[in-house]
Formats: sequence, C1' cells, structure tokens
RNA sequence: UUCAGGAAAAGGCAAACUGCGGGAAACUGCAGGACGCAAAGCUACAGGGCCUGUUUAGGGCAGCCAGUUACCGAU
Repeated sequence: UUCAGGAAAAGGCAAACUGCGGGAAACUGCAGGACGCAAAGCUACAGGGCCUGUUUAGGGCAGCCAGUUACCGAU
C1' cells in the first nucleotide's frame, strides 16, 4: 500500500410503526422510534433488475445486484 476483515477505539446510518406534510401512484420530506447495517455513504446518465403509471410519456426504488468513494489497523 492492497485485499479479506470489523477485535478494539472513534463514531455513523436508521427498518417496521406512529404523527404532520408532498404526490395520481410507486414513493418521499420532517419528527419520534430502532429491525438491523462494515459502507444501510454517494450514483437511477456505468450497467442490470424491480415498482408505479395521468401508459407505453413520464415518475420512483441503491436497506435488490452492482459501480464508485471512505474510517480503523488487532488478525
């Protein structure tokens, strides 16, 4: 340095559900809440896949696969 990894340390995110909103819908914003996550950071114009549809237009999902960036340094 890289890969596997996440022992330790420092931390981080936030499922379902509830409340208040946005949207035709999928879904999504904020607050609460924690099922879990070693990328549950980012990317929907790297790509695949899926959902919706005011229908083959447009929109959405990365906590589906994936691409890409990153903390630590016991093994």

The prediction has a mean pLDDT of 86. The RNA shown here (c-di-GMP-I riboswitch aptamer) has 75 nucleotides and comes from Anoxynatronum buryatiense. Taxonomically the source falls in Anoxynatronum (Bacteria, Bacillota, Clostridia, Clostridiaceae). The model forms 94% of the base pairs in the Rfam consensus. The RNAcentral record of the sequence draws on ENA.